[in-house]
RNA sequence: ACUGAGCUUAGAGUUUGAUCCUGGCUCAGGAUGAACGUUGGCGGCGUGCCUGAGAUAUGCAAGUCGAGCGUCUCAAUUGACCCCGCAAGGGGUUGAUUGGGUAGCGGCGGACGGCUGAGUAACACGUAGGUACCUGCCCCUAUCUCAACCAUAGCCUAGCGAAAGCUGGGGUAAUAGUUGAUAGUCCUCAAUUUGGGGUAAAGGGCAUAACUGCCCGGAUAGGGAGGGGCCUGCGGCCCAUCAGGUAGUUGGUAGGGUAACGGCCUACCAAGCCUAUGACGGGUAGCUGGUCUGGGAGGAUGGUCAGCCAGAGGGGGACUGAGACACGGCCCCCACUCCUACGGGAGGCAGCAAUCAGGAAUAGUCGGCAAUGGGCGAAAGCCUGACCGCGCGACGCCACGUGCGGGAUGAAGCCCUAACGGGUGUAAACCGCUGUGGUAGGAGAUGAAGACCUCCGAUUCGGAGGUUUGACAGUAUCCUACUAGAAAGGGGCCACUAACUGCGUGCCAGAAGCGUCGGUAAUACGUGGGCCCCAAACGUUAUCCGGUUUUACUGGGUGUAAAAGGUCGCGUAGGCGUUCAGGCAAGUUUUACCUCAAAGUCUUCCGCUCAACGGAAGAAAGGGGUAAAAAACUACCUGAAUAGAGUUAUCUUCAGGGGAAUUGGAACUCAGAGAGAAGCAGUGAAAUGCGUUGAUACUCUGUGGAACACCAGUGGCGAAAGCGAAUUCCUGGAAGAUAACUGACGCUGAGGCACGAAAGCUAGGGGAGCGAAGCAGAUUAGAGACCUGCGUAGUCCUAGCCGUAAACGCAUGCUUGCUAGCUGUGCUUUAUUCGCUUUAAGCGUAAUAAGGCGUGGCGAAGGAAACCCGUUAAGCAAGCUACCUGGGGAGUACGGCUGCAAGGCUAAAACUCAAAGGAAUUGGCGGGGAGGCACACAACUAGUGGAACAUGUGGUUCAAUUCGAGACGAACCGAAGAACCCUACCAAGGCUUGACAUCCCGUCGAAGGUGAUCCGAAAGGAUCGCCGUCCGCAAGGACGGCGGGACAGGUGCUGCAUGGCUGUCGUCAGCUCGUUCCGUGAGGAGUGCCCUUAAGUGGGACAACGAGCGCAACUCCCGCUCCGAGUUAAAUCUGUCUCGGAGAACUGCCUCCUGACUUUCAGGGGGAGGAAGGAGGGACAGACGUCAAGUCAGCAUGGCCCUUAUGCCUUGGGCUACACACAUGUUACAAUGGGAGCGACAAAGGGAAGCAAGCUCGCAAGAGCAAGCAAAUCCCUAAAAAGCUCUCUCAGUGGGGAUUGAUGUCUGCAACUCGACAUCAUGAACGCGGAAUUAGUAGUAAUCGCGAAUCAGCCAUGUCGCGGUGAAUACGUUCUUGCCUCUUGCACACACCGCCCGUCAAGCCAACAAAGUCGGGGAUAGUCGAACCCUCCGAUUCGGAGGGGAGAUUAUUCCUGGCGAUGGGGGUUAAGUCGUAACAAGGUAACC
Repeated sequence: ACUGAGCUUAGAGUUUGAUCCUGGCUCAGGAUGAACGUUGGCGGCGUGCCUGAGAUAUGCAAGUCGAGCGUCUCAAUUGACCCCGCAAGGGGUUGAUUGGGUAGCGGCGGACGGCUGAGUAACACGUAGGUACCUGCCCCUAUCUCAACCAUAGCCUAGCGAAAGCUGGGGUAAUAGUUGAUAGUCCUCAAUUUGGGGUAAAGGGCAUAACUGCCCGGAUAGGGAGGGGCCUGCGGCCCAUCAGGUAGUUGGUAGGGUAACGGCCUACCAAGCCUAUGACGGGUAGCUGGUCUGGGAGGAUGGUCAGCCAGAGGGGGACUGAGACACGGCCCCCACUCCUACGGGAGGCAGCAAUCAGGAAUAGUCGGCAAUGGGCGAAAGCCUGACCGCGCGACGCCACGUGCGGGAUGAAGCCCUAACGGGUGUAAACCGCUGUGGUAGGAGAUGAAGACCUCCGAUUCGGAGGUUUGACAGUAUCCUACUAGAAAGGGGCCACUAACUGCGUGCCAGAAGCGUCGGUAAUACGUGGGCCCCAAACGUUAUCCGGUUUUACUGGGUGUAAAAGGUCGCGUAGGCGUUCAGGCAAGUUUUACCUCAAAGUCUUCCGCUCAACGGAAGAAAGGGGUAAAAAACUACCUGAAUAGAGUUAUCUUCAGGGGAAUUGGAACUCAGAGAGAAGCAGUGAAAUGCGUUGAUACUCUGUGGAACACCAGUGGCGAAAGCGAAUUCCUGGAAGAUAACUGACGCUGAGGCACGAAAGCUAGGGGAGCGAAGCAGAUUAGAGACCUGCGUAGUCCUAGCCGUAAACGCAUGCUUGCUAGCUGUGCUUUAUUCGCUUUAAGCGUAAUAAGGCGUGGCGAAGGAAACCCGUUAAGCAAGCUACCUGGGGAGUACGGCUGCAAGGCUAAAACUCAAAGGAAUUGGCGGGGAGGCACACAACUAGUGGAACAUGUGGUUCAAUUCGAGACGAACCGAAGAACCCUACCAAGGCUUGACAUCCCGUCGAAGGUGAUCCGAAAGGAUCGCCGUCCGCAAGGACGGCGGGACAGGUGCUGCAUGGCUGUCGUCAGCUCGUUCCGUGAGGAGUGCCCUUAAGUGGGACAACGAGCGCAACUCCCGCUCCGAGUUAAAUCUGUCUCGGAGAACUGCCUCCUGACUUUCAGGGGGAGGAAGGAGGGACAGACGUCAAGUCAGCAUGGCCCUUAUGCCUUGGGCUACACACAUGUUACAAUGGGAGCGACAAAGGGAAGCAAGCUCGCAAGAGCAAGCAAAUCCCUAAAAAGCUCUCUCAGUGGGGAUUGAUGUCUGCAACUCGACAUCAUGAACGCGGAAUUAGUAGUAAUCGCGAAUCAGCCAUGUCGCGGUGAAUACGUUCUUGCCUCUUGCACACACCGCCCGUCAAGCCAACAAAGUCGGGGAUAGUCGAACCCUCCGAUUCGGAGGGGAGAUUAUUCCUGGCGAUGGGGGUUAAGUCGUAACAAGGUAACC
């Protein structure tokens, strides 16, 4: 010289099917005197009883001065004397000098330093001021320091006591004490002074021969510095469920007391003083500089360091002193501990270490006074657990290290794997290098300045020389050598939140901060591997701030989310307040000065190798004070104004405003009379009830009470509650017009006063109707209800309480101003027009326009989460008030206030949950609405449900009765065919590389075919034969047997791991997309509306325009025509017929009608033509999706499981069982029929291990022989019902055929379990079927037969097809079921088979009440009362009296806590009981 001291704000998870919002909970950050878990190499700097102000053994922490004093003692030197010794020398006594020391007197210091935070809400602290004061040591100024005297400790002696200690006697010193003198600038009295009075002192050391000098002291007075005392303003905690407190209390006078002011104390006088700006009371707490956090504003905190305060076992008290009411002093009381000879004594670690206890938890009974500081001293020096150091603890911050380079397409191990490979991973090994560190050796500090001695100069002092002082410490540090050697863990990996896989487990074990994870494939538990983060640490717990605008000053809200008081009439305090001028200067602004200690934060520079740490210099903002200035705004003062507000006057109007009195009619009830005759009333239907003693209905008369039809209107009035017949009286208010006046008088309004529906209460009336409670009748599973009949309080009036309502504008405080309109309506003013009378501010239900005040609807901007609000704001602003801060507990408990009571107002906490909530969206649902459809109902026909049998299922049984399917959409279903097989089940007997596939190794043999014997139920095993003998030169190959190994195999599990396939809603008309538009968004529009359709089929209109999957159509069959071809008939023709192809039907034509208009569109009626007419009939075809629907046993397949068996083979059995229940069928119950006879007409299929004509036999099933046919040729094949004739005659009958017996036939290795068929015999139930329920709308139902698949045969009455005969009915959409669209409500979203409430029963938890019981702390009064203080009396020591006084105790009372049988509620807890209150019209609308 420059630079610098302000440089900055993050979100996420979780309420829902999804969305937006509100709102809480939780997380990510930082911090700590921390603790715990795991781990741990080193160093520096810091830091370390937060709990019991609990108790403490032991040692130390405050002494020093001989230059204040007297003695005692030791040592040295020296003098004298005595003894021993030849001497040297030794010993003893005594004197002097020097030095050291014990105890004592005396002085100074023990009031500092050190520790702790119990108490304290206070002038305790902080800050800014003040002064009625004191001040040892220190500094300055001035003066003085004279004389005399009495004691006493120590000491000696006598004694007491266990001890602590004490007593008597004798004697001694002082800088101890006393007296006197003197002095003053001191004090005091009086004040005119040269006034009077009073009060001082101590000596010691050195030098000197001495005088004397110097030094240190002493006294007095004044001043200073530093320290202290006292006073005041302002500032900083919670509770109002603490609202009144106070008698020395507030002030005065006088006195006392103090260093000093003061009710500090006393006496007297007065009655004050404090308080919603929070007194008093209660709880908690040392305060501050600072520290942590935060962008800041703030919030939290007060450990270490520093300042102040307070305390020293608990309580009280004084003494000494400059200073204390005194941590290591004294006295007393209490508690505790120790000693004791039981008489009496001693003690106080919240000093440093240490010990015990408490606790989650906090260190060494270390070294040194070397440094800094302190006390004493003239000094040397002594003392100093202050302090300096070392030690222990990862407790914190900071720094360093655990190596560096090279090193494989990449070892091993481990992990994963689609088995190819991948990861760990250049990581390791291995090679080279370095030496922070470590080890060894060597060198080795800074911290030391002083002090003493000598010399020089000098007033304190300065300089030079010499000697000497280090606990730490042989430490830090440096040098040399060697050595990769001793040195990495912790947490996490589902999202938030960086980081993924395998195995184990199976709602278990466990995890978890929140959401949540775990019920057999867990990235969430445990573990392995891998990865991520931090790192000598890492996590967890606790606490604080942040995030959190979640207390909102910065910076929030209150219509519906939590939150506007029921109203605001009178209004207090308070807050806020129009225009102009002047003044003032309190707020405000500016400038200057003082201050807010240091440390700390911040900046710059510097020092430790860096950093932490330390040193120096500096700085901002802000707080307080003083002085000066300014005057815009606010306040204040003064003056004026009129736009706010109000008053008066004159008018015009208005109304269910309030109060009182009177009057009225309709209806109702009751009573009387008349007339009348059997019912009335009531309901979904009934009954109770009333009525022959005459009801109801009708007429007349009278009574009584309550309410006021029509007018009547999102019309009026009122603050709100509320107000409705009429008239009169009293009374409040509002609007409009005009004039004058007052002159900010205003707005809001905590508390307060007042009013305040209904119900309820008190007293007295009244009581027609209605009607809680109650009684009865119904309903019902029940019905303490809904419905019905009665009916008490009440409802009404008077007087008084209560004080609450969803007291609401479907939730909106008051006032003022501003911000587009359109359109109703009430009152009113003005203008114009019109009309009418009459002429005048004339009148008017008149019209129009403009205005004011109310009251509605719709809407710009704007707002809002949205819904919606929108000049009557929920918009834009201002002022004031009230209220809110997650849900539940709870508007509850306790306390207080209030009330006659019922209750009301005020108003928590523990505990518990992660949500509760608002608005809107899409669905679903509704015992909501609208429209539409379907054999859905209705109409009709035939059935099922009853019987017997068949078949399937359940159940039961069994060695096994294999398995699956379960509302519709399982149950003649898988199964289009269980005697064996199938077969999966059971029993028994066997096999083990296997019945089957691929490969490898070893060995033997070609393979293969075939026969016999034995055992056996068979499978299988054993033995013996016969035929046959491959390719290749060989090695070997192919095939087979045996042995071994990989593997096969599994109808074992999981259909909730899957593919594929299927069912179902449903052949229902829906489901979506692109672009665009709307909405913050979920989403919506399109796809909604109108008409129409079988149809989201089509048309119109439209913020939509198009498109896709579905619908329809294309395809097939049948029906018609035509064309072509034609096997099968002996041939020809034709074409009944077969095959192939083409055409035909489209509301195309005519007519009438319908649609709110129009009509191009759609529909209806009729007609023509046509085989067919409005989709001609039938089939095929199944959108997006739903049901974790079905199937691992059809097939395929992940995972798991079995592997001499859960695999494979065989025989036999079972799947066929049988008290029973269900489902689907068959046959029937008869005469529209049965039987017998005669005898007519199909279609569609099948046929070679087959269909079989025909003939013969048999009663028949069938058998024997056998033609034809791989099929329009032959066969199955008789069609049956129908028709005709005869018979039966209403009966368990000639209906019905079950069951059983006997005899047969056929298939088949084999008909016992367990086949079908035939013949004869037998001849059951059953007489049309309860509740309930099914199918069918036309060639359909019903009825009749025929065929096929599977199949040796068949339990087929099943299934799939074929034709014959051939109906009835549909008014219609109210109801039942299902479905589609729109709309509405929703507390549902697993979606109504939803959700959800309360009692009871059980477990657990916290709080409340509670007889009582156990504490703690006060207050008042009484009694006793230590030390000590005050007063008084006496006094030689000293004693006595009175008053206070810690404490003890008694009585009363208050506050507060612990426990508490039991009681009542609350919360919570997968599957308890009873009902069904709420959510839909929730089945009686809900709620207050």